RNA sequence: CGGGUAGGACGAGAUGGUCGCGGAGGAAGGUGACUUCCUUCGAGGAAAGUCCGAGCUCCAAAGGGUAGACUGCCAGGUAACGCCUGGGCGCCGUAAGGCGACGGAUCGGGCCACAGAAAACAAACCGCCCUCCGGGAGCGCAAGCGACCAGAGGGUAAGGGUGAAACGGUGGGGUAAGAGCCCACCGCCCCGAGCGUAAGCGAGGGGGCACGGCAACCCCCAGUCGGAGCAAGGCCAAAUAGGCGGCGAGGUGUGACCCGCACCAAUCAGCCCGAGCGCAAGCAGAGGCCAGCCGCGGGUAGGCUGCUCGAGGUGGCCGGUGACGGCCAUCCCAGACAGAUGACCAUCCCACGACUCCAAGCCGACAGGCGAGGGGGAAGGGAACAGAACUCGGCUUACGUCCAACCCGUGCC
Repeated sequence: CGGGUAGGACGAGAUGGUCGCGGAGGAAGGUGACUUCCUUCGAGGAAAGUCCGAGCUCCAAAGGGUAGACUGCCAGGUAACGCCUGGGCGCCGUAAGGCGACGGAUCGGGCCACAGAAAACAAACCGCCCUCCGGGAGCGCAAGCGACCAGAGGGUAAGGGUGAAACGGUGGGGUAAGAGCCCACCGCCCCGAGCGUAAGCGAGGGGGCACGGCAACCCCCAGUCGGAGCAAGGCCAAAUAGGCGGCGAGGUGUGACCCGCACCAAUCAGCCCGAGCGCAAGCAGAGGCCAGCCGCGGGUAGGCUGCUCGAGGUGGCCGGUGACGGCCAUCCCAGACAGAUGACCAUCCCACGACUCCAAGCCGACAGGCGAGGGGGAAGGGAACAGAACUCGGCUUACGUCCAACCCGUGCC
């Protein structure tokens, strides 16, 4: 210098001013509604997706089992997790490093596309080999031999070919041809000293080698799991409509009581039906409806609360390989409900920048030209992803800039 791998930090450039918006506190004025002023705080690393795990709240709930869902190497961290850290194993990468649902395939069931002869108690298409029968070029005086062709029976799993996968691989011996049939090495299986908390690693020994793959198919094993969510939940509570109860002609004063009188309330107080009483006219409010009035209770609108001090932030020390933990000090840091967090100005800063100054050096027809690099610098620019809504811990996804680290290659010293 080029390519790559893994992290970390910051995230409207800074300060000041003016105006505006949301929250909190205070002061003044006003009977009050409210108005004015001051102080202070005011988005994120992902506030996002809403995918996991919790807190909190309400509902449900003896215990056990089944169904269902999820998780699945080991150890640790944590409030908890499907997250994180460290380790093991497998795969990928030259490497730094990355990825892995990574328990069980002799409980049982199921599946293994296409291709291929055959996909699981292996099998036999081509091939190779043996035997038998038939034909038979040719050779031979003849008997006969016989390349080659076709058929039947058998052996074989070396070679060809298919596939993601074909019942170990390579070499040698062996054989009619072959084959772990035998041997050497590699692989595989079993046992296993020792090491490790464990997953696991494994000195050494034994065995010719059996036992295909898929559980991200059912299944088996082990573990976890009640539901809904701040529109949870709690409190206050209007109008209208509806529900329940009462009243519907009385109440109070005077008075022992009734009538009467006075005052207050009732807008006019109604409609249906008609037990009962009465010879009858009729009296009748037992019952129902309903306008109205009063009271009660539930819910709605609306208001308050939940609401932001929390597994909290920052710094230091200590423990730990690390995730993380402990102690001390210090700080208070948005709480809206149609949903605030913006605009402008000034100065400085930052990269680019027309232009300009210096300049190693190069070219030259000796007029001059080009110029790595450096200094200054007008106008313009200062963003991208995205925006809280009960709160945390993670994961994932989106985005801008900067900083160091490591690996590979190349060149120079």
Molecule: Bacterial RNase P class A
Organism: Gemmatimonadales bacterium